Predicted 3D model of a 94-nucleotide RNA (Glycine riboswitch aptamer) from Pelagibacterium lentulum.

RNA sequence: CUCCCGGCAGCGGGAGAGAUCCUGACCUUGUGCCAGGACGCCGAAGGAGCAACCGCCCCGGAAACUCUCAGGCAAAACGGACCGCUGUUGUACU
Numbered sequence: 001c002u003c004c005c006g007g008c009a010g011c012g013g014g015a016g017a018g019a020u021c022c023u024g025a026c027c028u029u030g031u032g033c034c035a036g037g038a039c040g041c042c043g044a045a046g047g048a049g050c051a052a053c054c055g056c057c058c059c060g061g062a063a064a065c066u067c068u069c070a071g072g073c074a075a076a077a078c079g080g081a082c083c084g085c086u087g088u089u090g091u092a093c094u
Base pairs, nucleotide, nucleotide: 005090006089007088008087009086010085011084012083013082018039020038021037022036023035024034026032027030040073041072042071046069047067048066049065053061054060055059
């Protein structure tokens, strides 16, 4: 220096779950749309808990597992963990 790895950005891929019911508003009067409520669901933004495991006195860290606070539940749009590619940057580990 390059590669690996980290940050940021762009592009591509990216699942699940009620076209449920009630009320109200709107106008295009429609299998329309928005808001609130009720019940039922989803987990792959975020968050929390524990486990294998790693440290290890106490205890701590820890997932795509678990929970469902948040978020989401026709299509579309938005979002979306994670993966790939490209660009740019420099950190990463103890």

The coordinates come from a structure-prediction model, not an experiment, and the mean pLDDT is 79.